Predicted 3D model of a 146-nucleotide RNA (FMN riboswitch aptamer (RFN element)) from Guptibacillus hwajinpoensis. Its mean pLDDT, the model's own confidence on a scale to 100, is 79. The source organism's lineage runs through Bacteria, Bacillati, Bacilli, Guptibacillaceae and Guptibacillus.
[in-house]
């Protein structure tokens, strides 16, 4: 210091005000939020080098680029008399323009837009539940390999 196995903890945010209604954090103005890994033309960031200009490295930087995670389907296999219920594996699964700087913009600025499982309720990203679940990954630690 790289890999592989193991343990341990950690791992999601949000409807001020107002109308209609018998009733709506669900409609209608308006308000608010942004999960995790990569990337990357961020930066009054740090550190080495330099005369300097500027270079290397880190550390930061995307809701909507490129993947993934929760939820929802499959068929396999394991269980169970059975409805099921674990497992791994695959599929589904929302959403950006436009103007600016510039060699160059999916990311910088500036504008204006979008997007958001599945059950419940008066049609829910924000309530309530499944969920004291699960979970992509983080972090620290152990061993064993080159």
């Nucleotide at each position: 210091a790289c890999u592989u196995u193991c343990c341990u903890u950690c791992g999601g945010g949000g409807u001020c005000g107002g109308g209609u209604g018998a009733a709506a954090g669900u409609c209608c103005c308006a308000a608010c939020c942004g999960g995790c890994g990569g990337u990357g033309a961020u930066g009054u960031c740090u550190a080495g080098c330099u005369a300097a200009a500027g270079c290397u490295a880190g550390c930061u930087a995307a809701g909507u680029c490129c993947g993934u995670g929760a939820c929802c389907c499959g068929g396999u296999u394991g269980c169970g008399u059975a409805u099921g219920c674990a497992a791994a594996c695959g599929g589904u699964g929302g959403a950006u323009c436009u103007g600016g700087u510039g060699u160059g913009a999916a990311a910088c600025c500036a504008g204006a837009a979008c997007c958001g499982a599945c059950a419940g309720u008066a049609u829910a990203g924000u309530c309530u539940g499944g969920a004291u679940g699960g979970g992509a990954g983080a972090a620290g630690g152990a061993a064993a390999c080159u």